RNA sequence: GGAGGAUUAGCGAAGUGGCCAAACGCAGCAGACUGUAAAUCUGUUCCCAUCGGGUUCGGUGGUUCGAAUCCAUCAUCCUCCA
Numbered sequence: 001g002g003a004g005g006a007u008u009a010g011c012g013a014a015g016u017g018g019c020c021a022a023a024c025g026c027a028g029c030a031g032a033c034u035g036u037a038a039a040u041c042u043g044u045u046c047c048c049a050u051c052g053g054g055u056u057c058g059g060u061g062g063u064u065c066g067a068a069u070c071c072a073u074c075a076u077c078c079u080c081c082a
Base pairs, nucleotide, nucleotide: 001081002080003079004078005077006076007075010026011025012024018065027045028044029043030042031041032040046054047053048052058074059073060072061071062070
C1' cells in the first nucleotide's frame, strides 16, 4: 500500500428496518432459604420517576414515517496479501 472482519448495558455476548432500554451468561445489589457462609431460588442493575416519560449500540453526519440494523466519513483493534 491492497483486501476483509470487529466495535452493543459494569464484563462477555445475541440481535441485520418497526413487536428493542436490547435475549442470554457473568458480576453487583436486595430478598427468600440457612446457626453463619456457600450453593440454590426470586427480583433488580442507563436517567428522572408513581403511572409514565427521556436518552442510548465507537465518533460525526445522512437516508427513512421509523435506524443497534441501511449509506458516507473518521477513530481504534484483528486477520490475510504485497
The prediction has a mean pLDDT of 81. A computed fold for an 82-nucleotide RNA from Chengkuizengella axinellae, annotated as transfer RNA. Rfam family: tRNA.